[in-house]
RNA sequence: CCUGCCGGAUGGGUGGCCGCCCGGAAACGGGAGGAAAGUCCGGUCUCCGCAGGGCAGCGUGCCGGCUAACGGCCGGGGGGGUCCGCUCAAAGCGGGCUUUACGGCAAGUGCCACAGAAAAUAUACCGCCGGGCCUUGGGGUCCGGUAAGGGUGAAAUGGUGCGGUAAGAGCGCACCGCGUCCGGAGCAAUUCGGAUGGCAGGGUAAACCCCACGCGGAGCAAGACCAAAUAGGGGAGGAGGAGCGGCCCGCUCCGUUCGACUCCCGGGUAGGUCGCUAGAGCCGUCCAGCAAUGGCCGGCCCAGACGAAUGGCCACCACCCCGCAAGGGGAACAGAAACCGGCUUAUAGUCCGGCAGGCUCA
Numbered sequence: 001c002c003u004g005c006c007g008g009a010u011g012g013g014u015g016g017c018c019g020c021c022c023g024g025a026a027a028c029g030g031g032a033g034g035a036a037a038g039u040c041c042g043g044u045c046u047c048c049g050c051a052g053g054g055c056a057g058c059g060u061g062c063c064g065g066c067u068a069a070c071g072g073c074c075g076g077g078g079g080g081g082u083c084c085g086c087u088c089a090a091a092g093c094g095g096g097c098u099u100u101a102c103g104g105c106a107a108g109u110g111c112c113a114c115a116g117a118a119a120a121u122a123u124a125c126c127g128c129c130g131g132g133c134c135u136u137g138g139g140g141u142c143c144g145g146u147a148a149g150g151g152u153g154a155a156a157u158g159g160u161g162c163g164g165u166a167a168g169a170g171c172g173c174a175c176c177g178c179g180u181c182c183g184g185a186g187c188a189a190u191u192c193g194g195a196u197g198g199c200a201g202g203g204u205a206a207a208c209c210c211c212a213c214g215c216g217g218a219g220c221a222a223g224a225c226c227a228a229a230u231a232g233g234g235g236a237g238g239a240g241g242a243g244c245g246g247c248c249c250g251c252u253c254c255g256u257u258c259g260a261c262u263c264c265c266g267g268g269u270a271g272g273u274c275g276c277u278a279g280a281g282c283c284g285u286c287c288a289g290c291a292a293u294g295g296c297c298g299g300c301c302c303a304g305a306c307g308a309a310u311g312g313c314c315a316c317c318a319c320c321c322c323g324c325a326a327g328g329g330g331a332a333c334a335g336a337a338a339c340c341g342g343c344u345u346a347u348a349g350u351c352c353g354g355c356a357g358g359c360u361c362a
Base pairs, nucleotide, nucleotide: 001358002357003356004355005354006353007352008351009350010349011347012317013316014315015314016313017312018311020031021030022029023028033333037344038343040342041341042340043339044338045219046218047217048216057215058214059213060212061211062076063075064074065073066072077102078100079099080098081097082096083095084094085093086092103210104209108208109207110204111203112202125150126149127146128145129144130143131142132141133140134139158176159175160174161173162172163171177199178197179196180195181194182193183192184191185190223274224273225272226271233265234264235263236262237261240254241253242252243251244250281300282299283298284297286295287294288293319330320329321328322327
């Protein structure tokens, strides 16, 4: 310098013309995102339910803090991985980076393929040791002891060493590990030190289960208001009412017990309005805090559609590619639907950090 991978940030700018949505009398002003996505978690808001408690069910799970809340974030502790330093080396100690669903299997129950003697009331294939018997000294066989060594396995009943022993064994001892108790540090997780017990503990709880804590349900198609036409319902009046072009007569129809007709009331539907966007809001300085975050002050108003607007064209600049140049081409993932805080996933190009490979130079 190039390429690839991982993580983080960013996610073109200015102007003109035409068009669309919202506000406004007009002039004019505003008009998608970092994820608007998945709808996974938490909340605001709305309606329904609810005396209190318990069971069941679901979720969370080291500690502390932040927050409206959270399964989120920050800080810390423990564990794992890797690198560096001290060291001849190992162990150990210290540090950097990174990662972690990290309560309980020394309550109960279940499960643990294959291999292996044995996978959890233990047990003995090879081996080691003692004794008996057989045997021409190498050996064979039976009984007993043992679990150090070998072997199997992902995992084998604390580890290393010394003593001890027939051989062995926490059988004894030292150190490490573990349990219990005491003390110091810390809000705590935890850590440090001491005493004590030869030592209960194979693994598995994203197995049942136990413990602690949390959780009522549905969701803006929530829900509230206004309210036709038609057909039901209730109340009052009611012997008449309607048609035949205006009036009279006449005729026809509906009625006077099944009440025509007129007026009033009420619920629901279509339709409309609200909810509906000024908010756990955005920007900046400062302060508190390691940080997450919180606070003071100043400034700002930044989509509200519903058969659902946010678009198209052009010019210049910036970026990338091709080209000597003129010039030509490219630019991802994706798009609001009541709102907010997170998580997860997608993402061209550019920038920053890390890692790997290659080339060149010294």